[in-house]
The prediction has a mean pLDDT of 84. Small-subunit ribosomal RNA, central domain from an uncultured bacterium, 350 nucleotides, folded computationally. Its Rfam family is "Bacterial small subunit ribosomal RNA". Rfam links the family to the GO terms structural constituent of ribosome and ribosome.
Context: one part of a larger RNA
RNA sequence: UUGGGUUUAAAGGGAGCGUAGGCCGGCUUUUAAGUCAGCUGUGAAAGUCCGCGGCUCAACCGUGGAAUUGCAGUUGAAACUGGAGGCCUUGAGUGCACACAGGGAUGCCGGAAUUCAUGGUGUAGCGGUGAAAUGCUUAGAUAUCAUGAAGAACUCCGAUUGCGAAGGCAGCAUACCGGCGCCCAACUGACGCUGAAGCACGAAAGCGUGGGUAUCGAACAGGAUUAGAUACCCUGGUAGUCCACGCAGUAAACGAUGAAUGCUAAUUGUCCGGAGGGAUUGACCUCUGGGUGAUACAGCGAAAGCGUUAAGCAUUCCACCUGGGGAGUACGCCGGCAACGGUGAAACUC
Numbered sequence: 001u002u003g004g005g006u007u008u009a010a011a012g013g014g015a016g017c018g019u020a021g022g023c024c025g026g027c028u029u030u031u032a033a034g035u036c037a038g039c040u041g042u043g044a045a046a047g048u049c050c051g052c053g054g055c056u057c058a059a060c061c062g063u064g065g066a067a068u069u070g071c072a073g074u075u076g077a078a079a080c081u082g083g084a085g086g087c088c089u090u091g092a093g094u095g096c097a098c099a100c101a102g103g104g105a106u107g108c109c110g111g112a113a114u115u116c117a118u119g120g121u122g123u124a125g126c127g128g129u130g131a132a133a134u135g136c137u138u139a140g141a142u143a144u145c146a147u148g149a150a151g152a153a154c155u156c157c158g159a160u161u162g163c164g165a166a167g168g169c170a171g172c173a174u175a176c177c178g179g180c181g182c183c184c185a186a187c188u189g190a191c192g193c194u195g196a197a198g199c200a201c202g203a204a205a206g207c208g209u210g211g212g213u214a215u216c217g218a219a220c221a222g223g224a225u226u227a228g229a230u231a232c233c234c235u236g237g238u239a240g241u242c243c244a245c246g247c248a249g250u251a252a253a254c255g256a257u258g259a260a261u262g263c264u265a266a267u268u269g270u271c272c273g274g275a276g277g278g279a280u281u282g283a284c285c286u287c288u289g290g291g292u293g294a295u296a297c298a299g300c301g302a303a304a305g306c307g308u309u310a311a312g313c314a315u316u317c318c319a320c321c322u323g324g325g326g327a328g329u330a331c332g333c334c335g336g337c338a339a340c341g342g343u344g345a346a347a348c349u350c
Base pairs, nucleotide, nucleotide: 004321005320006319007304008303012318014201016199017198021194022193023192025088026087027086028085029084030083031082033081034080035077036076037075038074039073040072041071042070048066049065050064051063052062053061054060091191092188093187094186095184098181100179103176105174106173107172109171110154114150115149116148117147118146119145120144121143125136126135162169163168206247207246208245209244210243211242216240220236221235222234223233258317259316260315261314262313263312266295267294268293269292270291271290272289273288274287275286276285277284299306300305323350324349325348332343333342334341335340
């Protein structure tokens, strides 16, 4: 390299948009680049293979043929691929109503809780644990009532329920912006799929500047436990957690399962639609489209299991794997304020 693979054995990029490239629906006309056929030229000799012959045989040698799978030219063929023209509608896209925790912004919107402050009542404990202690408290704590302030998060509803490309998204209201689905079939007429580079997105922690700081809480301090205890438990507590702008770009970023398209038994729950029936305003039944779950035939699989939401049967494109350790390390390069990220070996060893 070919081949074989990528849920769990090594292996799907975190996810999207998209450039080049690769691939691409139906009918028809044409062209002849690919493709196929014929002919011509060339494809040195030796060598190889086959036939015949010469050394007594063979090796060796001579001679004839084939092969030399190629390239060029020329004459044709037109199914397929490609080019050009025309047409089509099923792929794709454009137009009403409904549903949706979809995204960003705003509000000084809402109630409960927490902590703090002030005042009242009230008195000796509170808190915490396996048990304690550190801690708080007669300068009146804990408890309880009233008032006020602050910041953060949204109980119930709430559900293998919804939305989003993924990360993710949940109090309420407002306006703006994005998307999927269903119905009708009016319009465009292949406008499509994938996508190396590239661009923008990307939890938490982290970084920069400026705010904010109620709670929780790395670090740190103390108390315990213990042989020790740089921990688990407890009392405190800084950064952080929150906001704005910018950076960073990683996760068990998981369905450990790339995207798209088509095909392949059924049964059942649920969410969002559509049509018909039944009806009397309530169910319910049948059919149908899209999502999300459970079981399961065929098939697949090493098995566990997957099974129309495939890990089945196929096609297209991208990414990735090739024994364990060394090692996601070293070096170099690129990016970053840094932390670090991306790319990514070898010696050696088993």